[in-house]
Predicted 3D model of a 91-nucleotide RNA (SAM riboswitch aptamer (S box leader)) from an Acidimicrobiales bacterium.
Its Rfam family is "SAM riboswitch aptamer (S box leader)". Clan: SAM clan. Rfam's curators write: The SAM riboswitch is found upstream of a number of genes which code for proteins involved in methionine or cysteine biosynthesis in Gram-positive bacteria.
Lineage of the source: Bacteria > Bacillati > Actinomycetota > Acidimicrobiia > Acidimicrobiales.
The sequence was found by an Rfam model in a public genome assembly.
The model forms 89% of the base pairs in the Rfam consensus.
The prediction has a mean pLDDT of 84.
RNA sequence: GACUCAUCCAGAGGAUCCGAGGGACCCGGCCCGCUGACGAUCCGCCAACCUGCCCGAGAGGGUGAGGUGGUCCCGCCGGGAUCGAUGAGGA
Numbered sequence: 001g002a003c004u005c006a007u008c009c010a011g012a013g014g015a016u017c018c019g020a021g022g023g024a025c026c027c028g029g030c031c032c033g034c035u036g037a038c039g040a041u042c043c044g045c046c047a048a049c050c051u052g053c054c055c056g057a058g059a060g061g062g063u064g065a066g067g068u069g070g071u072c073c074c075g076c077c078g079g080g081a082u083c084g085a086u087g088a089g090g091a
Base pairs, nucleotide, nucleotide: 003089004088005087006086007085008084013043014042015041016040017039021032022031023030025080026079027078028077029076044071045070046069049067050066051065052063053062054061055060075083
């Protein structure tokens, strides 16, 4: 890394640093932000996609050790593009 499959109205906070924008792209709205957003680090927490472990004939259930992910709002709403994000596989 093309592509394939699955999920995206649930859940979960503080501290420090940075300093002006941010909510993936386009249009129209709406919202967040110097009372410091966005982003990064640390610690916690949430969850259960993959591995492991336990129960089970199996379906499945449990655990939360490991690999991820998440921790503002329904992927903010509508329309469009046929996209975006996360996990597993991956010529």